[in-house]
RNA sequence: AAACCUGAGAGUUUGAUCAUGGCUCAGAACGAACGCUGGCGGCAGGCCUAACACAUGCAAGUCGAACGUGAAGCCUUCCUUCGGGAAGGUGGAAAGUGGCAGACGGGUUAGUAACGCGUGGGAACCUACCUAGUAGUACGGAAUAGCCUUGGGAAACUGGGAUUAAUACCGUAUACGCCCUCUUUGAUUGGUUUCUUAGAGGGGAAAGAUUUAUCGCUAUUAGAUGGGCCCGCGUUAGAUUAGUUUGUUGGUGGGGUAAUGGCCUACCAAGACUACGAUCUAUAGCUGGUUUGAGAGGAUGAUCAGCAACACUGGGACUGAGACACGGCCCAGACUCCUACGGGAGGCAGCAGUGGGGAAUAUUGGACAAUGGGCGAAAGCCUGAUCCAGCCAUGCCGCGUGAGUGAUGAAGGCCCUAGGGUUGUAAAGCUCUUUCAAUGGUGAAGAUAAUGACGGUAACCAUAGAAGAAGCCCCGGCUAACUUCGUGCCAGCAGCCGCGGUAAUACGAAGGGGGCUAGCGUUGUUCGGAAUUACUGGGCGUAAAGCGCGCGUAGGCGGAUUGAUAAGUUAGGGGUGAAAUCCCGAGGCUCAACCUCGGAACUGCCUUUAAUACUGUCAGUCUCGAGUCCGGAAGAGGUGAGUGGAACUCCUAGUGUAGAGGUGGAAUUCGUAGAUAUUAGGAAGAACACCAGUGGCGAAGGCGGCUCACUGGUCCGGUACUGACGCUGAGGUGCGAAAGCGUGGGGAGCAAACAGGAUUAGAUACCCUGGUAGUCCACGCCGUAAACGAUGGAAGCUAGCCGUUGGGAGAUUUAUCUUUCAGUGGCGCAGCUAACGCAUUAAGCUUCCCGCCUGGGGAGUACGGUCGCAAGAUUAAAACUCAAAUGAAUUGACGGGGGCCCGCACAAGCGGUGGAGCAUGUGGUUUAAUUCGAAGCAACGCGAAGAACCUUACCAGCUCUUGACAUACCAAUCGCGGUUAGUGGAGACACUUUCCUUCAGUUAGGCUGGAUUGGAUACAGGUGCUGCAUGGCUGUCGUCAGCUCGUGUCGUGAGAUGUUGGGUUAAGUCCCGCAACGAGCGCAACCCUCGCCCUUAGUUGCCAUCAUUUAGUUGGGCACUCUAGGGGGACUGCCGGUGAUAAGCCGGAGGAAGGUGGGGAUGACGUCAAGUCAUCAUGGCCCUUACGGGCUGGGCUACACACGUGCUACAAUGGCGGUGACAGAGGGCAGCCACUCCGCGAGGAGGAGCUAAUCCCUAAAAGCCGUCUCAGUUCGGAUUGCACUCUGCAACUCGAGUGCAUGAAGUCGGAAUCGCUAGUAAUCGCAGAUCAGCAUGCUGCGGUGAAUACGUUCCCGGGCCUUGUACACACCGCCCGUCACACCAUGGGAGUUGGUUCUACCCGAAGCCGGUGCGCUAACUUUUAGAGGCAGCCGACCACGGUAGGGUCAGCGACUGGGGUGAAGUCGUAACAAGGUAGCCGUAGGGGAACCUGCGGCUGGAUCACCUCCUUU
Repeated sequence: AAACCUGAGAGUUUGAUCAUGGCUCAGAACGAACGCUGGCGGCAGGCCUAACACAUGCAAGUCGAACGUGAAGCCUUCCUUCGGGAAGGUGGAAAGUGGCAGACGGGUUAGUAACGCGUGGGAACCUACCUAGUAGUACGGAAUAGCCUUGGGAAACUGGGAUUAAUACCGUAUACGCCCUCUUUGAUUGGUUUCUUAGAGGGGAAAGAUUUAUCGCUAUUAGAUGGGCCCGCGUUAGAUUAGUUUGUUGGUGGGGUAAUGGCCUACCAAGACUACGAUCUAUAGCUGGUUUGAGAGGAUGAUCAGCAACACUGGGACUGAGACACGGCCCAGACUCCUACGGGAGGCAGCAGUGGGGAAUAUUGGACAAUGGGCGAAAGCCUGAUCCAGCCAUGCCGCGUGAGUGAUGAAGGCCCUAGGGUUGUAAAGCUCUUUCAAUGGUGAAGAUAAUGACGGUAACCAUAGAAGAAGCCCCGGCUAACUUCGUGCCAGCAGCCGCGGUAAUACGAAGGGGGCUAGCGUUGUUCGGAAUUACUGGGCGUAAAGCGCGCGUAGGCGGAUUGAUAAGUUAGGGGUGAAAUCCCGAGGCUCAACCUCGGAACUGCCUUUAAUACUGUCAGUCUCGAGUCCGGAAGAGGUGAGUGGAACUCCUAGUGUAGAGGUGGAAUUCGUAGAUAUUAGGAAGAACACCAGUGGCGAAGGCGGCUCACUGGUCCGGUACUGACGCUGAGGUGCGAAAGCGUGGGGAGCAAACAGGAUUAGAUACCCUGGUAGUCCACGCCGUAAACGAUGGAAGCUAGCCGUUGGGAGAUUUAUCUUUCAGUGGCGCAGCUAACGCAUUAAGCUUCCCGCCUGGGGAGUACGGUCGCAAGAUUAAAACUCAAAUGAAUUGACGGGGGCCCGCACAAGCGGUGGAGCAUGUGGUUUAAUUCGAAGCAACGCGAAGAACCUUACCAGCUCUUGACAUACCAAUCGCGGUUAGUGGAGACACUUUCCUUCAGUUAGGCUGGAUUGGAUACAGGUGCUGCAUGGCUGUCGUCAGCUCGUGUCGUGAGAUGUUGGGUUAAGUCCCGCAACGAGCGCAACCCUCGCCCUUAGUUGCCAUCAUUUAGUUGGGCACUCUAGGGGGACUGCCGGUGAUAAGCCGGAGGAAGGUGGGGAUGACGUCAAGUCAUCAUGGCCCUUACGGGCUGGGCUACACACGUGCUACAAUGGCGGUGACAGAGGGCAGCCACUCCGCGAGGAGGAGCUAAUCCCUAAAAGCCGUCUCAGUUCGGAUUGCACUCUGCAACUCGAGUGCAUGAAGUCGGAAUCGCUAGUAAUCGCAGAUCAGCAUGCUGCGGUGAAUACGUUCCCGGGCCUUGUACACACCGCCCGUCACACCAUGGGAGUUGGUUCUACCCGAAGCCGGUGCGCUAACUUUUAGAGGCAGCCGACCACGGUAGGGUCAGCGACUGGGGUGAAGUCGUAACAAGGUAGCCGUAGGGGAACCUGCGGCUGGAUCACCUCCUUU
């Protein structure tokens, strides 16, 4: 010098957002356990469970220098029966007496919520061994273990007798100190006390040993050490534990103790503790510390250390300095063992070890070498304390499993777009090294003389060789790390969110990758993150959360000023805060972990000195807070009594007659016995119209006609008085809407329940008719409401403006203005807020006090307590379950919400469909098959612009297998092919045969190309599946006017603005305004066509003029028509009006055309997992002698029936006959076919022209004229019969057409429903595609040619704005309750079982104490005896035990209550939109159920209207 260097978030509620709020994760730690794996060493740690039971061994002994005895062995002598014996000596075993130790050390955490522990103090104490001092250590005595002997007993053990020693025991003496009593001196104190001086009386000691130097012993003083006791403070949870206590609290006397003390006892008093939590219950050893954390805190109390408690369970004392004693004693109990059955023995929570329990925790090891302990003078002995070793990856730390080089980027694996990529310098190969381990050798420190368990250990040296040494978890996000295969909501995963239903980075496997590494994961627990209990550091209008409101106790907080004090506070000093740990600096093991030293720190407590600003306390003063007084004021403030009019109802009487009443519409009901209506009179009860007002009063609930009486509060002015008297307020207490309860009244109207009528699928409702409690009064309960401003009370401060209520002051023009208090409203700045919003009446900034909240559900429920007559209120959990529940705001969507607008949407019209017959498509049914698809609009004359075969995909049968088709290889042939005839067969196919033809290039080689046949393999093929894997294409909203972006601005944000508003338009079309300015995709325009004009060009078109002809036929011409190229034209351009001087709209002119001129093409962002794998393409899956290919026949054409779309009709606007004019657009060579002939006709036979402005189809039809005369017809044509025509290989199933005959239903169509706004509807025909043939369908074309639209209330669809929302899969949404089933936890429950505790009583072991002591008795004595002692006996206390009755906790329990969770169950539809009766709160009744109804309340109700207020120039 240092001991300072510190705080991270993420996932998950939503379509998205911001909040609130829970759940979960990432970190660290562990006495851990489990799974997989495992080379070495160091240091640590190792029964958390059964304080369960314990076999065996060891864990406390020692002293001969206290004492008596004296075994074995050895020596000497003697004897000997040669086995040995005896005596002496030595020796010292062994037990005993005695001393000290055994109260330490070691273990455990059961109990204990306590002076137990921690910390800091205190006085009334003891302390063996140790240290220091003083003074002593004299004289005696009697026993007793052992030994010997004799008994009892199985044993444990024990009785009698004899004998003996001591530092064992006893008596006497002495005693300065010491103890007791009394007297006394001085000091101290307010006093009691305490200390001290002196004196008198009384009392009390001792032990010896020996090597002669010491060790002992006694008394006493002091110290040290250790301990006992007392006190302040701190020390878990529960109030669903609120009262506890009788030795209890205190005093006096006595006893007891080492000592204080109810510690014990007698008496006296009646106290003591408690809301600052007593008592009770549950849990727990406490601390230093450990762990986590930025810290404050939280959790914890293994190892190490301090303290406590315990020692099988309970009680007890003895000994001792010290114990009520782990390895001592006695008793009781349970258990175990021995037993000869009579009795005995035992206590591992010491070290090892065993069983058991458990997920789980080690060796019956070595040594006293070190450190320490006991005894001893010492040697020494003992020491499972301790030091070591063993086992275990249990943890921390360190090391290793090789290093360099090495590209053909080997092989193998995996993936692949088939090219390659990756594993990967990784391997192999080459060159090196030897840490660790192995083997061999040397070999410590630990001990300063000896002594080493560890240990031949650590360390060092040498040798060989890459040699012996890598796994675990993960790879969807959080969270680092991706692919393939398998599986197919299965198997499985999962910490949270969530994966898996055929393309799974989420399951399993593999390859690859990431992380950590001798470990890695999982599980459990703690802290953190979590500011998610908030002291640091949160909240309460709407998210959870302000008591319904006052008064007020305790408590908390408190105005100005002066002085004192110094409790809090601040500063300095002193003591303590054990060591270890943490931190810092050094040092030692090779480093580290670990260890050692020094420091810092231990944030605390005690004490002392000082300061006095603030708080407190005491004393004084003050007036601004608060209150009193005086003068005014307003008021639905309260209570009681009286009184008034209107209305309803009832009664009486009159008039009067048939209805009244009620509703969406009705009915029940009343009425000819006279209702309703109306008039008059009477009765009764209840409520008080107008005034009336975001007006008033009150604490809240609440209060409304008028008068009187009593009474509370408030405001203003005056400033006379008091002098902080104040604020808040746990408990407490009072008031407290409606409903409800009790007793007694009252009862007009209204009206739960109830009855009836309706509505309805039902209607326990909404609606109607009745109607009882109740509503009213008096008295007494209840004590709750959306008791709301969802906003506790008080005080101060912080811009304004505009209303209104009650006072005051000033000014003047007398009607106002200015100003000030107290209320009550609106808007708004700062500020706050998640936002909404609040904003001097705060939800702003501060202070004080109270109440309350901590995810949703379970549940404001259960149990318990309190209150209540009851209903019930209040206080108030848990198990279990979910990953959300919630607030505000946003965008959508939706509404049986609102506003504006549009559309053949309605309306106004015209014509249809739905009825008939037929055609056609679909469903259904049938079938061998009736192939498949399309399904509200947006499937159904749709794919299909045309199924007899083919098509064809379906069915039956037959048949082929490299295949009908493509590419590649090999071999053969040189062609191939066409054609004639024939056989078998249903045909495919197979076999035979006649004739024609004899490939190209060429280097001249069967070389190349091409073709055919045969073979083998890759492959072909699939109208098989998935349109929910896809591309492409299409439908639809919708030709609706919308959909977006950039920059800027606003908002925390999702988002908003722009795009809204005022006008206008077909249009987000345009104009104006505007925090927007611009832009894009859409709209419009550009494109095609029709309508007018011009121009260019005239053949096949045209013909005015000139010729000509039957005929534009020909010459001629291109003016016209027409054709097809190019232009023009229309733009609200012009005028008037209107509008805002705009955009535009209305009218007019001109014009072929006028306000997008008509029609077409053109389809924004997107929606519907819309349609299509069967047009085509395509991923994946599936089939491969078949799900592929070929062929014949059949089917797609069936037929009880239902639906869609059409055709023809039902007739006179028509049928039939006749007549004969006028189109447009198309098509034509395997074709259109003029014209002629034949046939009644479909058609047939000839045959010209035309590859088309030339020829043909081609005739247009409705029209016009005549006839029929209202009929099932001269309507209608189905059906059927006969005979034909055409196409085609073939018309049976199954084509179209013709002629003759037949002549059905049908007389205009129920409910319902479709199209159309002008050249449109309606009506009429013509053409084309497909096609051999086949149209009532489809696509086009023209002819004739209407009616109506007042208008936007309603239906449908759409657009914009706004509003509500619990919807977002978006109303085909969401969602509630009963019932049924399964499972789970829980309440009640007759009882039953157990634990614990209390009270009363009984019993009373051992033991201490007290009494007695007649029995026994060595020490002493004054000796016939006594003192003293002991046994015995009695008593009090008391453990265990017993009886009875309570409290409390837990287990089980027939039955039963609700709750939760479950797959697609049943019944309804209560809530969310005005949710279809607005909802909700309290209460009461009712009902299968959500719920309904009454009364009062709230807005957290939509919409419209009104009122009031506010804002805006």